[in-house]
Context: one part of a larger RNA
RNA sequence: UUGAGUCUAAAGCGUUCGUAGCUGGCUUGAGAAGUCUAUAUUUAAAUCAUUCAGCUUAACUGAAUGGCACGGUAUAGAUACUCUUGAGCUAGAGAUCGGGAGAGGGAUUGGGAACUUUUUGGGUAGGAGUAAAAUCCUUUAAUCCAAAAAAGACCACCAGUGGCGAAGGCGCAAUCCCAGAACGAAUCUGACGGUGAGGGACGAAGGCUAGGAGAACAAACCGGAUUAGAUACCCGGGUAGCCCUAGCAGUAAACGCUGCUUACUAGACGUUACAUUUUCUACGAGAAAAUGUAGUGCCACAGCGAAGGCAUUAAGUAAGCCACUUGGGGAGUACAGUCGCAAGAUCGAAACUU
Numbered sequence: 001u002u003g004a005g006u007c008u009a010a011a012g013c014g015u016u017c018g019u020a021g022c023u024g025g026c027u028u029g030a031g032a033a034g035u036c037u038a039u040a041u042u043u044a045a046a047u048c049a050u051u052c053a054g055c056u057u058a059a060c061u062g063a064a065u066g067g068c069a070c071g072g073u074a075u076a077g078a079u080a081c082u083c084u085u086g087a088g089c090u091a092g093a094g095a096u097c098g099g100g101a102g103a104g105g106g107a108u109u110g111g112g113a114a115c116u117u118u119u120u121g122g123g124u125a126g127g128a129g130u131a132a133a134a135u136c137c138u139u140u141a142a143u144c145c146a147a148a149a150a151a152g153a154c155c156a157c158c159a160g161u162g163g164c165g166a167a168g169g170c171g172c173a174a175u176c177c178c179a180g181a182a183c184g185a186a187u188c189u190g191a192c193g194g195u196g197a198g199g200g201a202c203g204a205a206g207g208c209u210a211g212g213a214g215a216a217c218a219a220a221c222c223g224g225a226u227u228a229g230a231u232a233c234c235c236g237g238g239u240a241g242c243c244c245u246a247g248c249a250g251u252a253a254a255c256g257c258u259g260c261u262u263a264c265u266a267g268a269c270g271u272u273a274c275a276u277u278u279u280c281u282a283c284g285a286g287a288a289a290a291u292g293u294a295g296u297g298c299c300a301c302a303g304c305g306a307a308g309g310c311a312u313u314a315a316g317u318a319a320g321c322c323a324c325u326u327g328g329g330g331a332g333u334a335c336a337g338u339c340g341c342a343a344g345a346u347c348g349a350a351a352c353u354u
Stems, first nucleotide, its partner, number of pairs: 003326004007308002012322001014202004021195003025089007033082002035078008048066007092192001093189003096185003104178007111155002116150007126137002163170002207248006217241001221237004259321006267299001269297012303310002327354003337346003
């Protein structure tokens, strides 16, 4: 020396499925690869230790005896653990069944207020906008009122630190199709599990390709203001885009800035789902309370932490597996590769500087 870390200092891949690998529950038989024991052999000399001897002594040199790590080979044995293999088990995992919950996904159909436009009728001089204005609209009759129609987008209230989903994300109603989770039962399989380098799939907004659609909003752009200027903030317009279909792209403060799985470690109070029990009951899938499980919040002990804080939803105590970090800048740049229509994405330095 045999590392320390990753909420906020550098550092958790955007998410998930899964190959190799690594890793893995309980009982038992066999084997004996790892492991352990014994014996033999090997492990050059020098070096080392002790004693003696030779140079006047010492260093140095020589002789004898002993020792010599980590190991290797052979033989014989041990079998707790790891491993291999046989048999079995049910606490992990999966399947099955039951009644419920849900903005989970896809498709179809239907509906709704509003905005805009058009038509008809009424009505007359303003309207719109701002801090104030102006651009702008309006006697070719606006704004406003009433009726009707068209079209596109969106889905108020309910709505909730409520729900669902792996994440991105998901919110009018009905129907069909697909999927997942929780609870309960304890019927079946019998370790089938965990993680996961590569790899596959999904992946907001914006962007791109082709074809549609186009009401509102609105990058760019054009005007009006403001200002010293105003390539802005404010106002009037307005095209891509936003919407649909089929593809590409693959990134975000893709955030809980917190990888996944398992076990253990005081509690208090909410809330959602399911189950059980009790009480009430207008007998309704009704109300309340208690308990359990699973989720989701808030507080708080031990413990942890540099602190903020975290605290059974851990950032506590441990185990398994993966990813990542190693001073700041240069730089997520250059070059090469891969991917992409492009934009670019991915992988990702160095000189130099401090």

The part of an RNA shown here (small-subunit ribosomal RNA, central domain) has 354 nucleotides and comes from a Candidatus Parvarchaeota archaeon.
The sequence was found in a public genome assembly.
Its Rfam family is "Archaeal small subunit ribosomal RNA".
The coordinates come from a structure-prediction model, not an experiment, and the mean pLDDT is 86.